[in-house]
RNA sequence: CAGGUUGGCCGGGCGGUCGCGCCUUGCCGCUCUAAAGGUCGGCUUCUUUGUCGCACAGGGCGUGCAAGGGGAGGAAAGUCCGGGCUCCACAGGGCACGGUGCUGGGCAAGACCCAGGCGGAGUAAUCCGGCGGAAGAGGGCCACAGAAAAGCAGACAGCCGGGGCGGACUAGUCCGCCCCGGUGAUGGUGAAAAGGUGGUGUAAGAGACCACCGGCGUUCGUGGUAACACGAGCGGCCAGGCAACCCCCACCGGGAGCAAGGCCAAGCAGGGGCAAAGCCCGCCUUUGCGCGGGCGCGGGCUGGCCCGGCCCGUCUGAGUCCCGGGUAGGCCGCUUGAGGCGGCGGGUAACCGUCGUCCCAGAUAGAUGACUGCCCAUGACAGGACCCGGCUUAUAGGCUGGCCUUGGUG
RNA sequence: CGGGAUGUAGCGCAGCUUGGUCAGCGCGCCGUGUUCGGGACGCGGAGGUCGGAGGUUCAAAUCCUCUCAUCCCGACCA
Numbered sequence: 001c002a003g004g005u006u007g008g009c010c011g012g013g014c015g016g017u018c019g020c021g022c023c024u025u026g027c028c029g030c031u032c033u034a035a036a037g038g039u040c041g042g043c044u045u046c047u048u049u050g051u052c053g054c055a056c057a058g059g060g061c062g063u064g065c066a067a068g069g070g071g072a073g074g075a076a077a078g079u080c081c082g083g084g085c086u087c088c089a090c091a092g093g094g095c096a097c098g099g100u101g102c103u104g105g106g107c108a109a110g111a112c113c114c115a116g117g118c119g120g121a122g123u124a125a126u127c128c129g130g131c132g133g134a135a136g137a138g139g140g141c142c143a144c145a146g147a148a149a150a151g152c153a154g155a156c157a158g159c160c161g162g163g164g165c166g167g168a169c170u171a172g173u174c175c176g177c178c179c180c181g182g183u184g185a186u187g188g189u190g191a192a193a194a195g196g197u198g199g200u201g202u203a204a205g206a207g208a209c210c211a212c213c214g215g216c217g218u219u220c221g222u223g224g225u226a227a228c229a230c231g232a233g234c235g236g237c238c239a240g241g242c243a244a245c246c247c248c249c250a251c252c253g254g255g256a257g258c259a260a261g262g263c264c265a266a267g268c269a270g271g272g273g274c275a276a277a278g279c280c281c282g283c284c285u286u287u288g289c290g291c292g293g294g295c296g297c298g299g300g301c302u303g304g305c306c307c308g309g310c311c312c313g314u315c316u317g318a319g320u321c322c323c324g325g326g327u328a329g330g331c332c333g334c335u336u337g338a339g340g341c342g343g344c345g346g347g348u349a350a351c352c353g354u355c356g357u358c359c360c361a362g363a364u365a366g367a368u369g370a371c372u373g374c375c376c377a378u379g380a381c382a383g384g385a386c387c388c389g390g391c392u393u394a395u396a397g398g399c400u401g402g403c404c405u406u407g408g409u410g
Numbered sequence: 411c412g413g414g415a416u417g418u419a420g421c422g423c424a425g426c427u428u429g430g431u432c433a434g435c436g437c438g439c440c441g442u443g444u445u446c447g448g449g450a451c452g453c454g455g456a457g458g459u460c461g462g463a464g465g466u467u468c469a470a471a472u473c474c475u476c477u478c479a480u481c482c483c484g485a486c487c488a
Stems, first nucleotide, its partner, number of pairs: 001407001002405009012375007020071001022069006028062005040053004073381001077392002080390005085257004092307004097253005102116005117131001118129004132248002138246002140242003156187002158183012195213006214238002216235008261332004271323003278295006296314007325487003339358008376379001411484007420437004430468001439455005461477005
């Protein structure tokens, strides 16, 4: 230099003129018997919060004006995981169902991240892995082809032995066919045919036996927190694949989601439908019946079932549910947070601790735009809607750090 | 914004739970017979890579992951 590999950052910049929604301050205008809410002040409280509202005042709104501040993303996306937050008639047990799956650590948590182990790809840097269990629980499947497809496997061809028949001739050999038996070394089929090489052995063969190699299991030792690795011994044990099929083992999981949920205003028919079984006890100034409790009964919640628990009702007949009706308004939740940046310290790292400093969108038909000047590389994918941490997917181009090379050149 | 479902021939659907080697049914389409002609009817036939990509497996419409498209439901009051 070329090629490769990997991490981090940015993702148009600087101006001008108009414009959009948010906040703060000042002025101006309108309005005050709007509510919730908010501001301010008093009291209470560790805080959250609760409560009160005196007003020489104060509040609300703006179709107003001026000034200042800040105004989308690395993915805001897919909604695939995990949490916060809120509500539920308690969320407790068992079964079922679902999820995760090498080891250790990090984190609020995780299907995330870091470090390590093992397996695979690559010369290497490096990358990929849904990576527990398939002999030491069990069941199931392995189509077609093939003789045989999973536990004492499997004889189609071939090889070998024996017997029979036929043929040839040099008369005990050869060839052909049939039958019986042996054989997993050879061929062929298939994704897969039940270790490999060499030898012994045999009629031919075969872990049948032996040597070496490989695998598996097991015992012991060493290193490591562990996954695991290494070494020695023993066992011919040679064991197929699928658990993204059921299953087994270990761990985890209550459900719903900001249209959660709370408050106010306005309005409608506070309309209709749906069950049951009573009995006992107590209280009372009203002995009328009312209220409360228990048992029973009925309906329901516990998103599947059972138990348990809980809610409501028990006859003027309920919550929920179903039908029907009304509204299409406002406020809170709503952005200060597992927050950003910087220093120091701990840790291999992910990350953690501490100190300082900063406040950085909050809309509700939904605000970031339009025109224009200069520059270059002519600007991709794409936009909040309760908030975070991840993953995945889309993405023109640019800046920059590290590492590798069986390479080329010096 | 949140939750859920479905994509298979031109159209409407099976098959997906138990993965298997030919992916089916009805209507429609094409040819032909019948008829004077058309319809109906009879006979024969074509048309698919199962929305797309990747993975598991010997093998995927079917199992798993990502992605695209379409559809449905969800406001509050009483």